[in-house]
RNAcentral holds the full RNA, with entries from ENA. This is a predicted structure of a 346-nucleotide part of an RNA (large-subunit ribosomal RNA, domain IV) from a Bacteroidota bacterium. The source organism's lineage runs through Bacteria, Pseudomonadati and Bacteroidota. The coordinates come from a structure-prediction model, not an experiment, and the mean pLDDT is 84.
Context: one part of a larger RNA
RNA sequence: UGACGCUGAAGGAACUCGGCAAAAUGACUCCGUAACUUCGGGAUAAGGAGUGCCGUAGUUGAGAGACUAUGGUGGCACAAACUAGAGGAUAGCGACUGUUUACUAAAAACACAGGAUUCUGCAAAAUUGUAAGAUGAUGUAUAGAAUCUGAGACCUGCCCGAUGCUGUAAUGCUAAUAAAUGAGUGUGAUAAGAAAGAGGGAACUCGCUUAUUGCAUGAGUUUGGAGGCACCAGUGAAUGGCGGCUGUAACCCUGACGGUCCUAAGGUAGCGAAAUUCCUUGUCGGGUAAUUUCCGACCUGCAUGAAUGGUAGAACGACUUUCCUACUGUCUCCAGUGUCAACUCG
Numbered sequence: 001u002g003a004c005g006c007u008g009a010a011g012g013a014a015c016u017c018g019g020c021a022a023a024a025u026g027a028c029u030c031c032g033u034a035a036c037u038u039c040g041g042g043a044u045a046a047g048g049a050g051u052g053c054c055g056u057a058g059u060u061g062a063g064a065g066a067c068u069a070u071g072g073u074g075g076c077a078c079a080a081a082c083u084a085g086a087g088g089a090u091a092g093c094g095a096c097u098g099u100u101u102a103c104u105a106a107a108a109a110c111a112c113a114g115g116a117u118u119c120u121g122c123a124a125a126a127u128u129g130u131a132a133g134a135u136g137a138u139g140u141a142u143a144g145a146a147u148c149u150g151a152g153a154c155c156u157g158c159c160c161g162a163u164g165c166u167g168u169a170a171u172g173c174u175a176a177u178a179a180a181u182g183a184g185u186g187u188g189a190u191a192a193g194a195a196a197g198a199g200g201g202a203a204c205u206c207g208c209u210u211a212u213u214g215c216a217u218g219a220g221u222u223u224g225g226a227g228g229c230a231c232c233a234g235u236g237a238a239u240g241g242c243g244g245c246u247g248u249a250a251c252c253c254u255g256a257c258g259g260u261c262c263u264a265a266g267g268u269a270g271c272g273a274a275a276u277u278c279c280u281u282g283u284c285g286g287g288u289a290a291u292u293u294c295c296g297a298c299c300u301g302c303a304u305g306a307a308u309g310g311u312a313g314a315a316c317g318a319c320u321u322u323c324c325u326a327c328u329g330u331c332u333c334c335a336g337u338g339u340c341a342a343c344u345c346g
Base pairs, nucleotide, nucleotide: 001341002340003339004338005337006336007335008334010332011331014330019327027051028050029049030048031047036041038151052073053072054071055070056069057068058067059066060065074078086325087324088323089322091320092319093317094316098110099109114149115148116147117146118145119144120143126135127134128133153311154310155309157242158241159240162239163238164235165234166233167232171230172229173228177224178223179222180221181220184217185216186215187214188213189212190211191210192209193208197206198205199204243261244260245259246258247257270304271301282298283297284296285295286294
C1' cells in the first nucleotide's frame, strides 16, 4: 500500500451522474391499517405493544405440552447467537406471470390473452422440393394461413387524388400466339442463250445469263387475339395524407364573424415544453434557504393525435424520474483493529 472483514466522537447524503456501497428493517402473538380500485385487491400497507425464568389458579390435550389470568424474580442485553421485508409519496413506460443479446444490453424490446383485416370449400390456401412427394392434417371456415394491434374501460374522426388490392359480359390497345401476304437469300428441275471463263478442248461437261417452276429460309406488312394495360368503380384496423394569406367587436388585446387562393381532404375526440418543444433554464403555481431535474397548470404543438392505435387507469416490475422518513465512514476527515498478500531485513 492492497484484498477481505470489524469498530468509531460530533454531524447525517454535506458524497456522487445517481444513497453506488454500506448501514438500517427482519421471527412469532396482539392492536391497528390510508388514498385509490377492474371491489379481487392495495396489505406483512403505514404505525404501535409484548416476548427470559419461577410460583399459583384456570382452559385445553391421551400425553408431552400449549394458552390465559395473576404474583414474584435475575441480567447491560430475554425472537439474547445464526437464519428471516427498510418504509412512504410521485410521475413515465409496459396491463399482468413469462421471454431475450450462452461471454459488456433483462429493458420501455419480444411474447401474451383479447381486437381487426385479408386469403382458403379441401387434390384448400400457404410452405418445401427439379420431380415423385411432404408439411398443412389423419385437421375442414367455431378450421388453417398471412399481416397489424396488444388485458379490461371510454373510444377509434375526415380524405380513394397518388400507390396497392378487389371488381368490371361495353369500348380502345397490345402479349404469348394464330392466319394471310411476303422483298430478298439459298438450292434443285426444265427450256433458251453467248461478246466472255475452266478442263490439251471441236463435240461434251462445269461455270455464266434469261425465263418458267419445286423446296427451304425469311425482314416486314395486314387481320384476329387475355380486365394484362388503358378506361370505369369500390376499398383506410390497405401503403399513406389530414393548408395558406387577409380584414373584423365602443381603451388595448383577442377574433365568435367575413373575404380570398389552393387541395383528394385540410387534424375531429383527446392529450400537449411530453421517452415528442428548436427557441428553452418558456410562463405561472408547488416543493427547497437556494433546484437547468421533479410535480400541477397554461397552449405560442420548430415537428401530438386516434389498432404505424388515442386517452385514462387498479394490480404487477432486479425498468426509468423526483421527493420524504429511518439509517449509516458515501462524505466533512479520517482513525484504530483482525486475517492474508505486497514491501524491508534475515